[in-house]
Order: sequence, then C1' cells, then structure tokens
RNA sequence: UCUCAUCAAGAGAGGUGGAGGGAAACGGCCCGAUGAAGCCCGGCAACCCGCCUGCCCAAGCGCAGGAAGGGUGCCAAUUCCGGCGGAACAUUCCGCAAGAUGAGG
Repeated sequence: UCUCAUCAAGAGAGGUGGAGGGAAACGGCCCGAUGAAGCCCGGCAACCCGCCUGCCCAAGCGCAGGAAGGGUGCCAAUUCCGGCGGAACAUUCCGCAAGAUGAGG
C1' cells in the first nucleotide's frame, strides 16, 4: 500500500500511579483529585491458530454449532459528534468516504 470482514451489543466501587484523557490536526461536546494517562491484576468478545460435536464428500476441501488453550483486539458516550450523496422531513434512515480492528497478499 491492496483485498475481504466487522464496527447501536459486551467488559472491575481492584492495586499502583499521579494530570491528564476521549488514535493525529482543527472545531464541538464530554470524561477527570468522588482521582486522567501509563503499568499490574481482572474482565469482554470470538477475527485467526489449535481443540470438540454434527453434516457433506470417494477423499480432501467445505458448512453449522461449541468451548475458550494460544495470537491479536477491546473494556465512558454509535467509530462521542463533525465530510459527500440520496430518501423522509426537521429529525431519522440508506449508501459512500475517512478511521479502527482482524485475516490474507
């Protein structure tokens, strides 16, 4: 950098730490000493590997489900909101873009 999938659900009143944080810039709007980030523990989820069950098949490939051992990821607010187009109509819906995460190239 390209491709594909997902993004309205879920996740601690713990320890440490001390002022910041919500990925970057800008603008909003928020969170934060009733303690931010980071780190440790804990948890959530189930994308990939491995495992289990069933189905299919000559075999393999494959399909459905399960469990959570390993690799990531995640744990305020829709991806906190913000761009473009369309359809309702004054607020929603759909698509695209951008971004994030995973798996491939």
Molecule: SAM riboswitch aptamer (S box leader)
Organism: soil metagenome